[in-house]
C1' cells in the first nucleotide's frame, strides 16, 4: 500500500435495588442474570397441535457445476469453468437454446434460415475526353441487369477470427494456426482437463422470457400444546317453596288470603308447566401451573482428515422473566481526542452495534476503537 482468516469490543471495588434458584418458612444468608450479533425473521430443523398431505393423477413452489461435510439446508468444506484484478484474491441462480414457442427496444439497408445503403467488380447502353495504323483501344460521368458480406457505416449483438493463397471483385473458395464440432486414447470418483485425428463449420443472443429435463416439498407455530380452575351470566340433574293485603320502609309476630292446567279413588292426593331459593355436575372466561431450559449445546486435551467435520476421554452448569427483572450513582483505572507544560503531569470531554422472550444449526445486515496470524 493492499488482500485473506481469527479475537476482542470498557476492567476493579463500593452503595442501594429489581428477576430467579437453594438453605423446611420468615428475617437472613449464599449462588445465577444479554450478545456476537440478543436484530432481520430469510433459510434448515427439533419440538407441539391439526389429522394424511404414506400410492396415482393435475397443478404451484423451491433448488440446479461436480465431490464431500452435516441431523437437515437455499449452509458449510474441497475442486472445476467462466468473468474481473499485476497479483494476493473476489464475483458467479454455473443444468437444458440441437424439443418447441417468444422476444430482441433506439439506431440500421438488414436482427435470424439473412440482408446490397454507401462503397467493389463483370457485362451492356447513353454521353464525353485522349491516342489511332480509322479496324478500334484507353479512361471519366450517369443509368440498368446481374455478382459480392473484404471495407465503410449503424448496433449490446451482423451468420467463425487472423495471415497467406486465389479472384472480375470478393467468399471457408484453398491452406495455415486459433475458435467449434466429432471420434479415439490418457489423467481425474466426478464437474472437467490433455494429446491426437476427422469434418469448412452447420449451431448468434435470451431460460431472474414461456417451457422442457432432474430432485425436493402439508399446514399452523410456546400467543404451539398440556393441566388445575374463581366471580358473574348460560346448559343439565336433585331438592325446595309459591300471589298478595292489614302497613310508608326494616325485623319479628299476628289475622285474612294460599300460581297456573289437567286427571281422579275429590284428597289440598298425583302428574306437568312458570317464578324464586339451595345443592351438584358440566363447558367457557379471569387467574394459576407446565411447557422451560442439560443442549444434533459448551471448556479442555489426544486422535484421524487437505479441509468442512467426525471419533475418544476428561470437566463445568453458564439467565429463565413473562403488561415482561439483567439497573442507578460514586470511586479508581485503561483507551482516544481536545487544552496547557521542556517534562513528569494536570483539566475537560468521549467511549460503537446493540438487548434474551421454546430451543438449536446458518445466511443476511449493523459496529467506536484495539489486537494477532497468514500473503501479494
Nucleotide at each position: 500500500a493492499g488482500c485473506g482468516g481469527g479475537c476482542u469490543g470498557u476492567g476493579c471495588g463500593a452503595u442501594c435495588g429489581c428477576c430467579c434458584c437453594g438453605g423446611a418458612a420468615a428475617g437472613c444468608c449464599g449462588g445465577g442474570g444479554a450478545g456476537g450479533a440478543a436484530a432481520g425473521u430469510c433459510c434448515g430443523a427439533a419440538c407441539u397441535c391439526c389429522g394424511u398431505a404414506c400410492g396415482g393423477g393435475c397443478g404451484g413452489c423451491a433448488u440446479g457445476c461436480c465431490g464431500g461435510g452435516u441431523a437437515a439446508c437455499c449452509c458449510c468444506c474441497g475442486g472445476u469453468c467462466g468473468c474481473g484484478g499485476c497479483g494476493a484474491c473476489g464475483c458467479g441462480a454455473a443444468g437444458g437454446a440441437a424439443a418447441g414457442u417468444g422476444c430482441c427496444a433506439c439506431a440500421g439497408a438488414g436482427a435470424a434460415g439473412a440482408a446490397a445503403c454507401c462503397g467493389c467488380c463483370u457485362u451492356c447502353c447513353u454521353c464525353u475526353c485522349g491516342c489511332u495504323u480509322c479496324g478500334g483501344c484507353g479512361g471519366g460521368a450517369g443509368g440498368a441487369c446481374g455478382g459480392u458480406a473484404a471495407g465503410g457505416g449503424u448496433g449490446a449483438a451482423a451468420c467463425g477470427g487472423u495471415g497467406c493463397g486465389g479472384u472480375a471483385a470478393g467468399a471457408g473458395c484453398g491452406c495455415a494456426c486459433c475458435g467449434c464440432u466429432c471420434c479415439g486414447c490418457c489423467g481425474g470418483c466426478a464437474a472437467c482437463g490433455g494429446c491426437g485425428g476427422g469434418g469448412g463449420c452447420a449451431c448468434g443472443g435470451u431460460a431472474a422470457a414461456c417451457c422442457c429435463c432432474a430432485u425436493g416439498c402439508g399446514g399452523a407455530g410456546c400467543a404451539a400444546g398440556g393441566c388445575c380452575a374463581a366471580a358473574u351470566a348460560g346448559g343439565g340433574a336433585g331438592a325446595u317453596g309459591g300471589a298478595g293485603g292489614g302497613c310508608g320502609c326494616c325485623c319479628g309476630u299476628c289475622c285474612c288470603a294460599u300460581c297456573c292446567c289437567g286427571c281422579c279413588u275429590c284428597g289440598a292426593g298425583c302428574g306437568g308447566g312458570c317464578c324464586g331459593u339451595c345443592u351438584c355436575c358440566g363447558g367457557g372466561u379471569c387467574g394459576g401451573c407446565u411447557g422451560c431450559u442439560c443442549g444434533a449445546g459448551c471448556c479442555c486435551g489426544a486422535g484421524g482428515g487437505a479441509g468442512a467435520c467426525c471419533u475418544c476421554g476428561g470437566g463445568a452448569c453458564g439467565a429463565g422473566a413473562g403488561g415482561a427483572a439483567u439497573g442507578a450513582u460514586c470511586g479508581c483505572g485503561a483507551g482516544c481526542c481536545c487544552g496547557g507544560g521542556u517534562g513528569a503531569c494536570c483539566g475537560g470531554g468521549c467511549c460503537a452495534c446493540a438487548g434474551a422472550a421454546u430451543u438449536c444449526g446458518g445466511c443476511u445486515u449493523a459496529c467506536a476503537g484495539g489486537c494477532c496470524c497468514g500473503c501479494u